[in-house]
Context: one part of a larger RNA
RNA sequence: UGACGGGGGCCCGCACAAGCGGUGGGGCAUGUGGUUUAAUUCGAUGCAACGCGAAGAACCUUACCUACCCUUGACAUCCAGAGGAUCUUGCUGAGAAGCGAGAGUGCCGAAAGGAGCUCUGAGACAGGUGCUGCAUGGCUGUCGUCAGCUCGUGUCGUGAGAUGUUGGGUUAAGUCCCGUAACGAGCGCAACCCCUAUUCUUAGUUGCUAGCAGGUGAUGCUGAGCACUCUAAGGAGACUGCUGGUGAUGAACCGGAGGAAGGUGGGGAUGACGUCAAGUCCUCAUGGCCUUUAUGGGUAGGGCUACACACGUGCUACAAUGGGCAGUACAGAGGGAAGCGAAGUAGUGAUGCGGAGCGAAUCUCAAAAAGCUGUUCGUAGUCCGGAUUGGAGUCUGCAACUCGACUCCAUGAAGUCGGAGUCGCUAGUAAUCGCAGAUCAGCAUGCUGCGGUGAAUACGUUCCCGGGCCUUGUACA
Numbered sequence: 001u002g003a004c005g006g007g008g009g010c011c012c013g014c015a016c017a018a019g020c021g022g023u024g025g026g027g028c029a030u031g032u033g034g035u036u037u038a039a040u041u042c043g044a045u046g047c048a049a050c051g052c053g054a055a056g057a058a059c060c061u062u063a064c065c066u067a068c069c070c071u072u073g074a075c076a077u078c079c080a081g082a083g084g085a086u087c088u089u090g091c092u093g094a095g096a097a098g099c100g101a102g103a104g105u106g107c108c109g110a111a112a113g114g115a116g117c118u119c120u121g122a123g124a125c126a127g128g129u130g131c132u133g134c135a136u137g138g139c140u141g142u143c144g145u146c147a148g149c150u151c152g153u154g155u156c157g158u159g160a161g162a163u164g165u166u167g168g169g170u171u172a173a174g175u176c177c178c179g180u181a182a183c184g185a186g187c188g189c190a191a192c193c194c195c196u197a198u199u200c201u202u203a204g205u206u207g208c209u210a211g212c213a214g215g216u217g218a219u220g221c222u223g224a225g226c227a228c229u230c231u232a233a234g235g236a237g238a239c240u241g242c243u244g245g246u247g248a249u250g251a252a253c254c255g256g257a258g259g260a261a262g263g264u265g266g267g268g269a270u271g272a273c274g275u276c277a278a279g280u281c282c283u284c285a286u287g288g289c290c291u292u293u294a295u296g297g298g299u300a301g302g303g304c305u306a307c308a309c310a311c312g313u314g315c316u317a318c319a320a321u322g323g324g325c326a327g328u329a330c331a332g333a334g335g336g337a338a339g340c341g342a343a344g345u346a347g348u349g350a351u352g353c354g355g356a357g358c359g360a361a362u363c364u365c366a367a368a369a370a371g372c373u374g375u376u377c378g379u380a381g382u383c384c385g386g387a388u389u390g391g392a393g394u395c396u397g398c399a400a401c402u403c404g405a406c407u408c409c410a411u412g413a414a415g416u417c418g419g420a421g422u423c424g425c426u427a428g429u430a431a432u433c434g435c436a437g438a439u440c441a442g443c444a445u446g447c448u449g450c451g452g453u454g455a456a457u458a459c460g461u462u463c464c465c466g467g468g469c470c471u472u473g474u475a476c477a
Stems, first nucleotide, its partner, number of pairs: 001477002003474003007471007015461002019425005026316008034307002042053002064302007073125001077124002079121005086103007107114002127291002130289003136285002138280003141276001143274001148187006154163003167178003193268004198236007207226003212223003239262001242256005318418001322377007334365003339358002344353003384415001389410007431453007
C1' cells in the first nucleotide's frame, strides 16, 4: 500500500421487511448429469453452465458410428501432354462410382498460338470442426451503469509511499458548494444520440371525413375537402427558470404556482482502470505440435431423438373470479414475389379447389384474445383436467419406420394447490390475455418484439446477501 475481520461509523441496492404471483408435489416439453450404446459428435459447470453455442438434428445440416469407395485429392497456384466446351444416353451398383455408346467442333488470333473449361501424369503442395483459450488476436461474460480509477507539477517522508481523492454539507453520481500544501488535468458520472408524453409550421396520398352534394340492404362507397386523426421533416417546450421556507448570504433540500410533462419526466443505446491464466483454436484469424493411401475426401444407412434414475428452465392443470354453448366489441407492432393469398366453393375438420388484388398507409396474412350479454353445469376426480393409447385422415418434403406438425372419432392417466427450502416484481410494473417476427420446405410450451385488461405494498434499515466511503486491528501478500 492492499486484502481480510462473527471490529467501529456513514450510505446504497427488490438486500431484508411490507405485499402479489411463482417454483419445489402431478403430467408433459426442453437442457444437463448419469447410465446405456457401434455411435449416442463437440463445447459451456457456483453466482457469471444447464429452453446455453443451436434464430429451428427426418436426408442435408453433421463434426459421431458402421459399411463401401478415392489418394495431387471436394478446394488453390505452378509444369507437361491430350481434348472444343457441352449435351443426350445404355448396363452394373444402396449410392458414391465403374464400364461403355452417340451428338457436337465454338471464341480471339499477327495463323506461332492464346483465353476459358474438361481429362491424364509427375511432384512442390492442398486438406484437418485434430491438440493446446495456460502460447495468442478478435469478440464476449462478470463484479457493475457500481462511482470509482489515475496523471503532471509542487510539497511532505531516508524510503516503500502520502498529499491531491481526506474533512463539513449535499447528490443518483469523485454531483456540486465550502474549507484545505496543494494547484490543475485525464478516463469514467452527467450532457450531446434514439423512442415516448404536449404543441406549432409545412405537406395531404394509398391516410382522414367535420360541414355540403350524390348513392346503398350496409360501408369514406363516390364527388368534394385537408378542418380533425394520422403520417414524417423541421421547430417550440423543462432550465430548480419563477415563488415561500430551511440552510453558511453557498451547494442544495422541502413546499407552491403555472404547465401536457417537475426536479435525471418515462424507456433505450452507452459499461472507466481493472478482476476471474473466466469463456471461445467448433464463427473467424493465428504461433507451436500432430496427421498425410489418413486424424484428409466421397456415398448409403444409422446416431445426435436411447432411459432404472437425479437436477435446472418452462408449459398445462388441479376448477365456479371456473368449464361448455350461443351472440357481440375494441389493438399495436410486424411479414409478404420460387411470396402473402381475398371472394366463392367442397369437407365435421386439418385442408383442398379457386385465383381477384398486392413488391403493398391501397391488396393480403388477419379471426385479436381475455372482455361484455344470455344460458347451462352445482362441488363430483365432475360437462374439472388433459397425459396415454387405438382407428381414420391432412400438409410439407425424393422420403415422415427409427424421428415431423396438424385434424377428426374413440380412449380419459396422474393431479383436490404442493415438505425443507427457494425465485421474480415498486406502476402502466406484477399478474393475466392474445398478436407478430427471426430461424424456417416442414417443425416453437423456446427466443425477440407488440399491444389489451390491470393490482397490492414499502413502517423502516435491527437482521440475511452484495456493494461504496472513512477509520481501526492483523501472526496474511
The part of an RNA shown here (small-subunit ribosomal RNA, 3' major domain) has 477 nucleotides and comes from a metagenome. The prediction has a mean pLDDT of 85.